[in-house]
RNA sequence: GGGGGCAUAGCUCAGCUGGGAGAGCGCUUGAAUGGCAUUCAAGAGGUCGUGGGUUCGAGUCCCAUUGUCUCCA
Repeated sequence: GGGGGCAUAGCUCAGCUGGGAGAGCGCUUGAAUGGCAUUCAAGAGGUCGUGGGUUCGAGUCCCAUUGUCUCCA
């Protein structure tokens, strides 16, 4: 220098064929228990790496770019 993969909640990740942003763990509150642990219920927490484009509509498609992993030279 060139090719490919990954980037979504605090962490690990899902998100199909473009239409409701989610799960587990963690956190907060409440209930059960004498208390802890645990169980159950409810809740908070997201500019979906960044910028632009296509579309009625983009986490998803296209282009550029940043970080990281990997392959080739």